[in-house]
RNA sequence: GCGAGUGUAGCUCAGUGGUAGAGCAGCGGUUUGUGGUACCGCUGGCCGUGGGUUCAAUCCCCAUCACUCGCC
Numbered sequence: 001g002c003g004a005g006u007g008u009a010g011c012u013c014a015g016u017g018g019u020a021g022a023g024c025a026g027c028g029g030u031u032u033g034u035g036g037u038a039c040c041g042c043u044g045g046c047c048g049u050g051g052g053u054u055c056a057a058u059c060c061c062c063a064u065c066a067c068u069c070g071c072c
Stems, first nucleotide, its partner, number of pairs: 001071007010024004018055001026042005048064005
């Protein structure tokens, strides 16, 4: 330099056009002599960034940024 992939909660990941979810972590409660375990509840997202298409975009298109892989 060329090509491909990934980017969503603190972390690991779902979500193939119609109000963004799970597990773990954090906070509170119940249980326990204490802690842990178990159970219940809660908090936390401009879906990497900027545009486009659409009545409607995490999802489709373009550009860009970061990381990873391959080729030279």